This is a predicted structure of a 1506-nucleotide RNA (small-subunit ribosomal RNA) from a metagenome. The RNAcentral record of the sequence draws on SILVA. Its Rfam family is "Bacterial small subunit ribosomal RNA". Rfam links the family to the GO terms structural constituent of ribosome and ribosome.
[in-house]
RNA sequence: AGAGUUUGAUCCUGGCUCAGGACGAACGCUGGCGGCGUGCCUAAUACAUGCAAGUCGAGCGGUUUCCACCUUCGGGUGGGGGUAGCGGCGGACGGGUGAGUAACACGUAGGUAACCUGCCUAUCAGACUGGGAUAACUACCGGAAACGGUAGCUAAGACCGGAUACGUCAGCUUGGGGGCAUCCUCGAGCUGAGAAAAGCGGAGCAAUCUGCUACUGAUGGAUGGACCUGCGGCGCAUUAGCUAGUUGGUGAGGUAGCGGCUCACCAAGGCGACGAUGCGUAGCCGACCUGAGAGGGUGAACGGCCACACUGGGACUGAGACACGGCCCAGACUCCUACGGGAGGCAGCAGUAGGGAAUCUUCGGCAAUGGACGAAAGUCUGACCGAGCAACGCCGCGUGAGUGAUGAAGGUUUUCGGAUCGUAAAACUCUGUUGCCAGGGAAGAAUGACGAGGCGAGUAACUGCGCUUCGUGUGACGGUACCUGAGAAGAAAGCCCCGGCUAACUACGUGCCAGCAGCCGCGGUAAUACGUAGGGGGCAAGCGUUGUCCGGAAUUAUUGGGCGUAAAGCGCGCGCAGGCGGUCAAUUAAGUCUGGUGUAUAAACCAAGGGCUCAACCUUUGGACGCAUUGGAAACUGGUUGACUGGAGUGUAGGAGAGGAAAGUGGAAUUCCACGUGUAGCGGUGAAAUGCGUAGAGAUGUGGAGGAACACCAGUGGCGAAGGCGACUUUCUGGCCUAUAACUGACGCUGAGGCGCGAAAGCGUGGGGAGCAAACAGGAUUAGAUACCCUGGUAGUCCACGCCGUAAACGAUGAAUGCUAGGUGUUAGGGGUUUCAAUACCCUUGGUGCCGAAGUUAACACAUUAAGCAUUCCGCCUGGGGAGUACGCUCGCAAGAGUGAAACUCAAAGGAAUUGACGGGGACCCGCACAAGCAGUGGAGUAUGUGGUUUAAUUCGACGCAACGCGCAGAACCUUACCAGCCCUUGACAUGGGACGUUUGGGCCUGAGAGAUCGGGUCCUUCAGUUCGGUUGGCGUCCACACAGGUGCUGCAUGGCUGUCGUCAGCUCGUGUCGUGAGAUGUUGGGUUAAGUCCCGCAACGAGCGCAACCCUCAUCCUUAGUUGCCAUCAGGUAGGGCUGGGCACUCUAGGGAAACUGCCGGUGACAAGCCGGAGGAAGGCGGGGAUGACGUCAAGUCCUCAUGGCCCUUACGGGCUGGGCUACACACGUGCUACAAUGGCGGUGACAGUAGGAAGCAAUGGGGCGACCCGGAGCCAAUCCACUAAAAGCCGUCUCAGUUCGGAUUGUUCUCUGCAACUCGAGAGCAUGAAGCUGGAAUCGCUAGUAAUCGCGGAUCAGCACGCCGCGGUGAAUACGUUCCCGGGCCUUGUACACACCGCCCGUCACACCAUGGGAGUUGGUUUUACCUGAAGCCGGUGGGCUAACCGCAAGGAGGCAGCCGACCACGGUAGGGUCAGCGACUGGGGUGAAGUCGUAACAAGGUA
Repeated sequence: AGAGUUUGAUCCUGGCUCAGGACGAACGCUGGCGGCGUGCCUAAUACAUGCAAGUCGAGCGGUUUCCACCUUCGGGUGGGGGUAGCGGCGGACGGGUGAGUAACACGUAGGUAACCUGCCUAUCAGACUGGGAUAACUACCGGAAACGGUAGCUAAGACCGGAUACGUCAGCUUGGGGGCAUCCUCGAGCUGAGAAAAGCGGAGCAAUCUGCUACUGAUGGAUGGACCUGCGGCGCAUUAGCUAGUUGGUGAGGUAGCGGCUCACCAAGGCGACGAUGCGUAGCCGACCUGAGAGGGUGAACGGCCACACUGGGACUGAGACACGGCCCAGACUCCUACGGGAGGCAGCAGUAGGGAAUCUUCGGCAAUGGACGAAAGUCUGACCGAGCAACGCCGCGUGAGUGAUGAAGGUUUUCGGAUCGUAAAACUCUGUUGCCAGGGAAGAAUGACGAGGCGAGUAACUGCGCUUCGUGUGACGGUACCUGAGAAGAAAGCCCCGGCUAACUACGUGCCAGCAGCCGCGGUAAUACGUAGGGGGCAAGCGUUGUCCGGAAUUAUUGGGCGUAAAGCGCGCGCAGGCGGUCAAUUAAGUCUGGUGUAUAAACCAAGGGCUCAACCUUUGGACGCAUUGGAAACUGGUUGACUGGAGUGUAGGAGAGGAAAGUGGAAUUCCACGUGUAGCGGUGAAAUGCGUAGAGAUGUGGAGGAACACCAGUGGCGAAGGCGACUUUCUGGCCUAUAACUGACGCUGAGGCGCGAAAGCGUGGGGAGCAAACAGGAUUAGAUACCCUGGUAGUCCACGCCGUAAACGAUGAAUGCUAGGUGUUAGGGGUUUCAAUACCCUUGGUGCCGAAGUUAACACAUUAAGCAUUCCGCCUGGGGAGUACGCUCGCAAGAGUGAAACUCAAAGGAAUUGACGGGGACCCGCACAAGCAGUGGAGUAUGUGGUUUAAUUCGACGCAACGCGCAGAACCUUACCAGCCCUUGACAUGGGACGUUUGGGCCUGAGAGAUCGGGUCCUUCAGUUCGGUUGGCGUCCACACAGGUGCUGCAUGGCUGUCGUCAGCUCGUGUCGUGAGAUGUUGGGUUAAGUCCCGCAACGAGCGCAACCCUCAUCCUUAGUUGCCAUCAGGUAGGGCUGGGCACUCUAGGGAAACUGCCGGUGACAAGCCGGAGGAAGGCGGGGAUGACGUCAAGUCCUCAUGGCCCUUACGGGCUGGGCUACACACGUGCUACAAUGGCGGUGACAGUAGGAAGCAAUGGGGCGACCCGGAGCCAAUCCACUAAAAGCCGUCUCAGUUCGGAUUGUUCUCUGCAACUCGAGAGCAUGAAGCUGGAAUCGCUAGUAAUCGCGGAUCAGCACGCCGCGGUGAAUACGUUCCCGGGCCUUGUACACACCGCCCGUCACACCAUGGGAGUUGGUUUUACCUGAAGCCGGUGGGCUAACCGCAAGGAGGCAGCCGACCACGGUAGGGUCAGCGACUGGGGUGAAGUCGUAACAAGGUA
């Protein structure tokens, strides 16, 4: 510090996710030791048991016990110990918890001139004299108990009276000083009020003196507390108004004290957009976690403050409480009970139950530190110090070290060679941390305590006080830390991960299953992603997971983001508050800057040291915020004062304009009405129909009515803030511009709320209504058509008044100001030069456009009219969906508008640009693509293939073009893969081992059987190498295994081969350049070509694969060579014939060469490439045909040609045989053949080919048969022989338009051939039979010249079987104007929401499942509130009567007190009614999600109606 994820790829926006750190954690697996820390986050739920606050006998009276002494034996005296009660001090600290609290609760800084303060401390002054009670105790009584009652006795440092009073307090009088004020302070005088307690020592004969502790009054200090104030720190505005003691005053009461704190009266205030009130949440802070910081989150442990103590209320005591281990009352709960009544409060330490994912011992000790009491010893102390439990956290240590290759065994893997675990182990040599055992053994403990001394101050002197010396004793932890020794490598390693992010890979299993997953995503038979194993990586006594927080996230942006198109500028203006604000000067000092002071507890943090062996940890010193206060500075901001004119405004003179409102006027057109003329249609559409019209339409003429809108001018022209504004005239009226520089003197900008304006549609009331036209009706279209089209047509559109308040209200661009190159239009002004004038040119201001530099931008684009550079102010955004929805509120007559969520769900949604693909987008071009033609298919019969059906099986594959006379160049058996039945099991075939046997191969006859197979007989031949000995092979049989075998599966695991786009002209690369980039350029453009063929131009220059050419063949000529070919010349011969001699001239054969290149001429084109025409030539512009198939596409086809991975079968999915099937047949389709006839059929006659084939072959001449064919066999291993007569054509004759002398299917019958065998199931022949069919609907195929059409011939396969296929020649046309349209293709361009690429994408209803949510009659609960009722305890107030020790009084009585009663207040409770928040709720609304449901096709292309 970043990374993954939207796309085919790119850049951006934007969310989601990850890597880091942390934790009072929990869970899973695992676990050696030690140190230091930490440990109920949930139920402030309920608690058994024990302990957590007592102490003082030197305050008091008793009581108890022990000891000593004395004794008259009754007892007395002294001393020690304990103690209930009275009394004092302490139980207000310490400890716990975080429920409540949004508050002066907390933090911080101040204030109290408005206060209190026990113990402590300093100073001053004191402590005199009296009195009456009461617990304990005793007696009696009540009660189950708790606990009381009555009577009697008694003490005090308990209680009370009086005296005294330096200070103190109160009142009155009065003098100074101070303060911002209320007031404070120092004095003087008078009057009044108010204190006290002793105890223990020392000295002394005693009086008395004296010490310490305690006590009283007062003033200070210290400590602690109380109150007040400024500032600071949560959410919601879908909480906007709140408030009646409320705000203030006067007076009184109350308090420690100020104060509406309380009360009476008076006034009507107080708070609030700088967020009152309400609701929700929450203890606050030092700090902790994170972060570079700013921030964000948290508030465990430690420290400070607050609040609470079962829930609610209340006071008492006290210095202090409204009191955790006190009291009273009410309530809930628990316990005891004799039912009458009582007791209790762990949020103290342990512990229990419960809750929960989850949090410890009912431990030891007061040794240390601290606290309470005490004079002290001491007692108490679950504070505390320690130990225990827990890997809960941090830190440290260990589980060994060295050598060690045969690279052991074993595991895993393998291409079978090896590789790896791996120096790892074993083995050898060492060491001894920790643990275990044994021995030794601290510090923490002395300023304290006790005992004995010394010194000092003071005193008359001593205890005592202060300092100091010696001695004595005190340790829970704990025989712990630590040290030493012994022994032995012995006792001590796991967890997670290994697709990318992210370090680390293989095998097997599984087969969209099981499962994984933080995100992207893995898994559908070869999974580095699941599970296991081996190996590897990481961390390590831990490792992972989950949860939470910060970070990364600049993803709330102060530091540090944005708003044209990604989310985001309010529709527009006016304007209060607020924010910001021109120039000069003076002043002030609020902001600002800079010093001092105070505070900022300690701890934490940082730095430097120190101590535990180190570290964690502990410790010393220093450093570091903010606030307050007090000096100084005066540039800037602010305040105040004075001035200025540039911003702003006013004045004067001009100007343009659909700016606004009202009234009036006008013509054209539509429609309607009346009349005239006139006759059959009009109207409408893609085409029609509905509609109108013979009752006279439409057309045309004249006149009239009425409403609405204003042609031309008209213009990226004008005006207005926007919406918007368009005939003309008048009236009223707003704004703007120019010129001028007279006036004011910052008067300005923006603008939350607020107010106003605001298209269309819509609403209300009343008018109006020509045209147009939602709804509606009809006609069409359509599968449907609630649409698009047509005919009608009502609201509405128009006017007046009033609502509504929204629009893609858009420049998708808030307002204002300044600055920053230009060019060119246009509009409204002004100035200058020029001109007689018109005009032209230049300058300038305002508006409105285009192009464009810098700059900006993700890009597109913007660019003085900014989206540039800056300033000010406002509005708005923070992933998509849910949703602009729900609820609430406001507005509205309604429609609805404004404000505006959440649950849930997804990992994207989106912007711009790129390359493709696509378009019922555009431009250009090509092709038998259309058109022009010819002949067909589709109709018939039949052949063949396919589908379907059938079947035991009808084997399998191929499915748009590019499957369907295809694999199959030929299924009767075989083929054959299918079915039935019968057989074989190392096998029909290959390699290897063992045993046995012989050592071979074959023919013929024969038995059983359907055959495979199993037998019998007979004959011939005796296998290979040999070192010639036998052995080794080979063969046969048997055995056990490795294995064979599989046309079994996967063509979506593959190779190879093939089809197709397409013989279309394309597909790319290097370097350079442009672009952030994907990419572009080149390859586009202008011409041209069959062609990315060539030329020119050009930020491109070159190159490659394709095109073309090179290859084969045909066409011409030459040459070479002439047999089996040929025969012109010469000769011979024949009925005829190259038949023979001879020849190679010609034809031909097959080798070699020549020839064609736009080379020549003319025209055209750009002086090019090229094109057109011509000449010559056998051939002319790639001469005809073939072979040749770029990068790639279709997961195209083929595992059944072959090869091959993986899987599957192994007495069978292998092998053999017989028979059957692949040939079935209601039907549908494809491809052919034959026809339908006269351009023909039939009969007769009769010419002319070329490929190619032939030995298990072709077969002549000859003979037989009507014929298929048979007999026979010359010749030929082929330019020699054979098939081999080509047919159509031609000529002669007949038929005469008909189901025929057309057509030949079908059937009968007799034959032929092949073959082991023609039944299923071959081909052919003769005779007989004579079906459909008279040129074929929609639709559709082929072909551009030796082509189509037509005619026959040959070959492969093959025993036989050809209408198919592959070839060959014969005869031999028609047409092409042209590119509008259909199909396919190429290039450019455009749009795109497509990229699996239009066979794409995608929307909504309905149906089903699940999820969350709104409404909902109601119902349940919480909380809050209003009114009223009730009114415990208690303080306060009042009080007749009752009771009553201290004081007064001789007494009566009084003062005072107590209980009682009454009143006010008030908790719980009750009644009635509201508000609010939740839960449930029949039914219901929409929403979301869900591989293959239904209906349509709305959007994306002009998406087919933009």